[in-house]
RNA sequence: GGUCUCUUAGCUCAGUGGGAGAGCGUUGCCCUUACAAGGCAAAUGUCAAAGGUUCGAAUCCUUUAGGGACCA
Numbered sequence: 001g002g003u004c005u006c007u008u009a010g011c012u013c014a015g016u017g018g019g020a021g022a023g024c025g026u027u028g029c030c031c032u033u034a035c036a037a038g039g040c041a042a043a044u045g046u047c048a049a050a051g052g053u054u055c056g057a058a059u060c061c062u063u064u065a066g067g068g069a070c071c072a
Stems, first nucleotide, its partner, number of pairs: 001071007010024004018055001026042005048064005
């Protein structure tokens, strides 16, 4: 230098055009003599950035940034 791939909650990830979600974690309450486990509830997101297409974009296209793999 080229090709491909990933970037979504604190962590691990799903979501392939119309409602942003799951598990774990965190907080509060219940339960318990207490702890753990369990139950109920709550909070947390610039979907890496910019632009474009579209009635509508996390999702499609282009560029940029960062991480990874391979080739040279």
Transfer RNA from Streptomyces tendae, 72 nucleotides, folded computationally. RNAcentral holds the sequence, with entries from ENA. It matches the Rfam family "tRNA". Rfam classes the family as a transfer RNA. NCBI's taxonomy places the organism under Bacteria, Actinomycetes, Kitasatosporales, Streptomycetaceae, Streptomyces. The prediction has a mean pLDDT of 80.